[in-house]
RNA sequence: UGAGUUGGCCGGGUAACCGCUGCUUCGUUGAUGUCCUUUGGGAGACUGACGAGGGGGAGGAAAGUCCGGGCUCCACAGGGCAGGGUGCCAGGUAACGCCUGGGGGGCGCAAGCCUACGACCAGUGCAACAGAGAGCAAACCGCCGAUGGCUCUUCGGAGAUCAGGUAAGGGUGAAAGGGUGCGGUAAGAGCGCACCGCGCGACUGGCAACAGUUCGUGGCACGGUAAACUCCACCCGGAGCAAGACCAAAUAGGUUCCCUUUGGCGCGGCCCGCGUUGGGAACGGGUAGGUUGCUUGAGCCUGUGAGCGAUUGCAGGCCUAGACGAAUGGUUACCACCGUUUUACGGUACAGAACCCGGCUUAUAGGCCAACUCACCAA
Repeated sequence: UGAGUUGGCCGGGUAACCGCUGCUUCGUUGAUGUCCUUUGGGAGACUGACGAGGGGGAGGAAAGUCCGGGCUCCACAGGGCAGGGUGCCAGGUAACGCCUGGGGGGCGCAAGCCUACGACCAGUGCAACAGAGAGCAAACCGCCGAUGGCUCUUCGGAGAUCAGGUAAGGGUGAAAGGGUGCGGUAAGAGCGCACCGCGCGACUGGCAACAGUUCGUGGCACGGUAAACUCCACCCGGAGCAAGACCAAAUAGGUUCCCUUUGGCGCGGCCCGCGUUGGGAACGGGUAGGUUGCUUGAGCCUGUGAGCGAUUGCAGGCCUAGACGAAUGGUUACCACCGUUUUACGGUACAGAACCCGGCUUAUAGGCCAACUCACCAA
C1' cells in the first nucleotide's frame, strides 16, 4: 500500500421564528368541599379554563410479534397419561430456543466462520431412479474351473466350461460389508502377516463433553436415516393492559318496603281467593363516561474489586415520552454529505413509542474507531 476478519460507535449539525403535547412556577378568572362572619360578604387547599416564564419530548432497530420473563386476573392437593418444546459439555441469567467459554465435525493459506451435534446393539418404518444385488448381501461383465462330470488323447496330458468356486478388477448408485503391501491360492478372499484405520477394555489428563506417538485385546464394518415414528433426559396451567382496580349518569330491568282502600285485566257470569298490572322511596349490579394501572426500572452513567469471558459485588451520581382524532413537526439561513442537465437546483438510509423489560430475526444511504490476519514493497 492492497485484500480481508472480528468487535464497537454515529446515523445530518447550528441558529432564528412559528406550531403540537406533558411537567413545573406565577398571574387572572369560574366553581366545589372547608373556614371566618357583623348574614352583606370574605379567605381559599385542590381543581377547570386562559395567559406569561422555564424546562422535557422516538429508535438502533420503536418493526416482525418469533422465544423468555415481570405484572394482572382465572384455575390449581399430589401423581400419572395425552399434547407441545428443548437436545455435545460447563457456566451466566429473573428466565430463555439467548449469551459466554470449551469439546467434536465441516470450510478457509490465515485472522476467523458455520454447526438441533443424545440414542438406529429396544421395536417399527423408509431408501425414488439406476443397478444382477439395498440388509444380517449380491454373480451382470470379468476371473477360475484345483475337485466331480464331459470331449479328445500319442495315456504323459490337453480343451471347452456343465456343476461349482470367486467380492481382486469393471459397471450402477448418495451409499455395495476397511486401506496399502507381501505371502498365499485353481482363481480369490483378514485366509495369514506387517503397517495404517476401527471396535472394546484399561490407564493417563480433564468438573465434563472429550482427548491420547500409552498398554492390552478382537480379524474387525457392527451399513445409512430419528427437523421418520420411537426411546431417553429436562422444561411447560390458561388468558392478556381491550389484563385488572376504583368512581359512576340517562334509559330499561332486579330486590325490599310503602301507597293506591278496592282501580283495570285473566280464572265462562257473581262473591272470596290467586295471578298480573300502576305510583313512590331505598338498595345493589351493570352500560355510556371518567380516574387508575403508567412508567423508578432485572434502570442508566462513572469509578473500583472478582472472573479468560458472558456476568457480577461495592461506592458515588442521575431521572430520561407516558399524550388514546395518541404529540415528537414546519419554514428560513449557513454548514456537512450525495446526485445531476455543474455553480444553481434536487435530495438526506431503514424507519414512528402505545403496560414494561431480556433476547433473536429482519430492514438500514453514508461515515468513524480499535484489534487481528494474509500478500507485496521499503528501511
RNAcentral holds the sequence, with entries from ENA.
The RNA shown here (Bacterial RNase P class A) has 379 nucleotides and comes from Enterovibrio qingdaonensis.
Its mean pLDDT, the model's own confidence on a scale to 100, is 76.
Its Rfam family is "Bacterial RNase P class A". Rfam classes the family as a ribozyme.